[in-house]
Context: one part of a larger RNA
Molecule: large-subunit ribosomal RNA, domain II
Organism: Thermomicrobiales bacterium
RNA sequence: ACCGGCGAGAGGUCCGGCGCGGCGAGGCUAAGGCGGAGACAGCCGGAGCCGCAGCGACAGCGAGUCCGAAGAGGGCGCACCAGUCGCGCCGGGCAAGCCCGAAACCGGGUGAGCUACCCAUGACCAGGCUGAAGCCGCUGUAAGAGGCGGUGGAGGGCCGCACCGGUGUCCGUUGCAAAGGGCUCGGAUGAGUUGUGGGUAGGGGUGAAAUGCCAAGCGAACCCGGAGAUAGCUGGUUCUCCCCGAAAUGCAUUGAGGUGCAGCCCGACGGGGGGCGGGCGGGGGUAGGGCGCCGGUGCGGCGAGGGGGCUUGCCGCCUACCGACCCGCGCCGAUCCGCGAAUACCGCCCGGCCUGGCCCGUCGGAGUGAGGCGGUGGGUGCGAAGAUUCAUCGCCGAGAGGGAAACAACCCAGACCGCCGGCUAAGGCCCCUAAGGGCGGGCUGAGUGGGCAAGGAGGUCGCGGCGCGCAGACAACCAGGAGGUUGGCUUAGAAGCAGCCACCCUUGAAAGAGUGCGUAAUAGCUCACUGGUCGACCGUGCCGCGGCGCCGAGAAUCCAACGGGGCUCAAGCCCGCCGCCGAAGCCGCGGAUGCGACACCGCCCCACGGGGCGCGUCGCGUGGUAGGGGAGCGUUCCAUCCGGCGGCGAAGCGCGCCGGGAACGGUCGCGUGGAGCGGAUGGAAGUGAGAAUGCCGGU
Repeated sequence: ACCGGCGAGAGGUCCGGCGCGGCGAGGCUAAGGCGGAGACAGCCGGAGCCGCAGCGACAGCGAGUCCGAAGAGGGCGCACCAGUCGCGCCGGGCAAGCCCGAAACCGGGUGAGCUACCCAUGACCAGGCUGAAGCCGCUGUAAGAGGCGGUGGAGGGCCGCACCGGUGUCCGUUGCAAAGGGCUCGGAUGAGUUGUGGGUAGGGGUGAAAUGCCAAGCGAACCCGGAGAUAGCUGGUUCUCCCCGAAAUGCAUUGAGGUGCAGCCCGACGGGGGGCGGGCGGGGGUAGGGCGCCGGUGCGGCGAGGGGGCUUGCCGCCUACCGACCCGCGCCGAUCCGCGAAUACCGCCCGGCCUGGCCCGUCGGAGUGAGGCGGUGGGUGCGAAGAUUCAUCGCCGAGAGGGAAACAACCCAGACCGCCGGCUAAGGCCCCUAAGGGCGGGCUGAGUGGGCAAGGAGGUCGCGGCGCGCAGACAACCAGGAGGUUGGCUUAGAAGCAGCCACCCUUGAAAGAGUGCGUAAUAGCUCACUGGUCGACCGUGCCGCGGCGCCGAGAAUCCAACGGGGCUCAAGCCCGCCGCCGAAGCCGCGGAUGCGACACCGCCCCACGGGGCGCGUCGCGUGGUAGGGGAGCGUUCCAUCCGGCGGCGAAGCGCGCCGGGAACGGUCGCGUGGAGCGGAUGGAAGUGAGAAUGCCGGU
């Protein structure tokens, strides 16, 4: 890992509800007893419980009663009345109560043959080095001290075996080994090492102290027990079909991943309308708008008051400074409003229209109470987030199918089943790839299409406005472009052309006190302006608007920003048109099922009103997680019946055939097997396996 077997809402009691049944103003017995060989049929047993009457704190009274002075009023009751017992199912309480799972807590014991420390008694430490005190001798001193030599053999002394340790590194890492091996290293007469015997025990011991050690895991040992501790947590929870179908919200919570109540779902019963639309009637202060109010605000006017200066005895004067109120013009505001929608919401009426699985109530059963994305209106944030928090709608959740290359939520559309039939939706129709190399008109030349902004640009197409032009425009070419004058100032200089001021006059077809280049300053070139050449069936210049394009445009492994190929009078974009493809949508045909309606017929019940089942026709429905409801299949055992089957071959197993809507069935066929088994009706459960890092076994 696979296969097989085992593996989870289960008994009791009390309570509520529903179904069925007995009896019924009543219903039932409990303990116990009688009977019997007994399991236990049957029978006693009414103690007691529930119901039939309530009200009051009682006493108590009673269809009333309590409060009260009350025959006043009010509260709760009555008049309208059904219960009780048993069985079954659903749910709740009590206990372990669907199963597996702690970390832990407590009790009683077992451990110091490992290890820590202690006690008693033993054992062990090659060899070498150093050479303390003391002592002796010599020397020295007044005597000492001291010095030298010898002797001596001290030391948690030195080097280093055994022994004890474990520094660094390598190997080992399913090992030789659940801590080892190699090399290296520390101690090695000491706080040394070691044998044997003994001691200390878990809220404890021991500890040269690390939370170390106390039998290979010690922040509190191990074993058994309380014990199936508890687990608001995680995982798992076994056959089928049919009907309905959620929630991720509010309030509260030692509450936040739990729970209670409500909301939303399901079932039963009862009642009735509900939705939408239209009309009419309502309240509102949002969007928008507005600026009288409350606040804010730009410019201007007026200007109280203030500042500054002058004057100064008082009075005054000036001011290009600040500036209230007020006025004019123009604005802003969630917490401004003298205005004010659309929607939404409430009520009444109508019915032309849609639904009865709709609405309301009572009872019973839930689940949910982590939501998510998208559109819209807001808050927070950065008018950030696949952000967060509200409101409202949709979808996913719990929704398959088609489109978006792929893609829970976007677009289309809600899957009962079958069909080698048809029509469409979104989206598509050159090839991959179903359907148009479709038609008409225009645009784009950028592979724009097929990613991006501010901003930039004689890209190109269309529209509008204003100029100039055959009395010759625009462009180009030829020629002129002068004089006062080097204008004045400034300046070293300033002559059209550093800068400041002014910007006149003359000649003339025209020519600025000068557009740019240039010079130290002049000079020189050039422009404006003028003439000529040329010659415009429409030209030329400026401004604005619109369509499509261009630049702006940098990322990490070749292409990698159309799904690909590939596409340019398109296979791109815009406008119009025709056709086609395209889904589980819609239609057609057949079938199933739920609910409702309808009448005949068949069967059953009947209180004679009717009711139930089946068949038939019609209408509507039949996606589905949590969850509710309904109907069934199968397994084991029991009772009764089939005077069932079986060595002429039971169960079980393998293959095949047939039947059913499924679970499944057919003792069918063949084979295997070798002794039990089935059908019908009812009953009782150790009743269904793929998941639990499930348990056990096999391979």